[in-house]
C1' cells in the first nucleotide's frame, strides 16, 4: 500500500435484504418476600446504533469518506 471482518446500554451480544416502540442476558436502582442477607417475584433508569456527509417521504439497516480494533496479502 491492497483485501476482508468488526464498532448497537456499564459488560457480552442480537437485530435488518429501509417503516409504525431499538432489544436480550448479566450488572445497577427501587420494591415485595426474610429477623437480616442471598435467591426469587415485580417495577425502573441507562443508547443521537464509532464519526461526518449523501440517497430517500422515511436510515442502526443503502452509498461515500474517515477513526479505531483484528486477520490475510504484498
Nucleotide at each position: 500500500g491492497g483485501g476482508c471482518g468488526g464498532u448497537u446500554a456499564g459488560c457480552u451480544c442480537a437485530g435488518u435484504u429501509g417503516g409504525u416502540u431499538a432489544g436480550a442476558g448479566c450488572g445497577c436502582c427501587g420494591u415485595g418476600c426474610u429477623c437480616a442477607c442471598a435467591c426469587c417475584g415485580c417495577g425502573g433508569a441507562g443508547g443521537u446504533c464509532g464519526u461526518u456527509g449523501g440517497u430517500u417521504c422515511g436510515a442502526a439497516c443503502c452509498c461515500a469518506a474517515u477513526a479505531c480494533c483484528g486477520c490475510c496479502c504484498a

A computed fold for a 74-nucleotide RNA from a Pirellulaceae bacterium, annotated as transfer RNA.
The same sequence occurs in records of 2 taxa.
It matches the Rfam family "tRNA". It is annotated as a transfer RNA. From the family's description: Transfer RNA (tRNA) molecules are approximately 80 nucleotides in length. Rfam links the family to the GO term triplet codon-amino acid adaptor activity.
NCBI's taxonomy places the organism under Bacteria, Pseudomonadati, Planctomycetota, Planctomycetia, Pirellulaceae.
The RNAcentral record of the sequence draws on ENA and MGnify.